């Protein structure tokens, strides 16, 4: 860096250092000197690996949170490609595409 598979309307932040960015991209919109990204300390969620149970044809089901890993504004903040519906250009609504994150595999 490719490709496969599940999830993505729930959830859960303080101190410190830094000092202007930030939210993947474009566009909207927001955060941000009452201090942005980034580190790094401790704390939390949550349960994909994991661990234990019950069943079973079955990969489902219930539990724990020492262990790898994620995360902790805003639905993936919202749209983006098509495609129905009601309406008159806007509104709801599916599927995708794109991202994210884990588990695998090349």
């Nucleotide at each position: 860096c490719u490709c496969u598979u599940a999830u993505c309307c729930a959830g859960a932040g303080a101190g410190g250092u830094g000092g202007a960015g930030g939210a993947a991209c474009u566009g909207g919109u927001c955060c941000u000197a009452a201090g942005a990204a980034a580190c790094c300390u401790c704390a939390g969620c949550a349960a994909c690996c994991a661990c234990a149970g019950u069943u079973u044809a079955a990969u489902c089901c219930u539990g724990u949170a020492c262990g790898g890993u994620g995360c902790u504004a805003a639905u993936u903040c919202c749209a983006g490609a098509a495609g129905a519906g009601c309406u008159u250009a806007g509104c709801u609504u599916u599927u995708g595409a794109a991202g994210a994150u884990a588990a695998g595999a090349a």